[in-house]
RNA sequence: GGGCGGUUAGUUCACCGGUCAGAACGCCUCGUUGACAUCGAGGAAGUAACAGGUCCGAUUCCUGUACCGCCCA
Numbered sequence: 001g002g003g004c005g006g007u008u009a010g011u012u013c014a015c016c017g018g019u020c021a022g023a024a025c026g027c028c029u030c031g032u033u034g035a036c037a038u039c040g041a042g043g044a045a046g047u048a049a050c051a052g053g054u055c056c057g058a059u060u061c062c063u064g065u066a067c068c069g070c071c072c073a
Base pairs, nucleotide, nucleotide: 001072002071003070004069005068006067007066010025011024012023013022018056027043028042029041030040031039049065050064051063052062053061
């Protein structure tokens, strides 16, 4: 330099263009316990990497940029 994949909650990841963007684990509060754990109930946490485009409508499609991983040279 070229090709492919990825970037969504603190972490690991879902989400066939349409509603309030979700799950698990973690975190906080309450209950349970002598206490801790487990368990139960509730809660906080996201400009969906950045910019632009297409569309009535984009996390999702297209383009560019950045970063991460793999392959080729």
RNAcentral holds the sequence, with entries from ENA. Transfer RNA from Candidatus Wildermuthbacteria bacterium RIFCSPHIGHO2_01_FULL_48_25, 73 nucleotides, folded computationally. Rfam family: tRNA. The family has 954 seed sequences and 5,335,975 matches in Rfam 15.1. Rfam classes the family as a transfer RNA. Rfam links the family to the GO term triplet codon-amino acid adaptor activity. Lineage of the source: Bacteria > Bacteria candidate phyla > Candidatus Wildermuthiibacteriota. RNAcentral records the identical sequence in 3 taxa.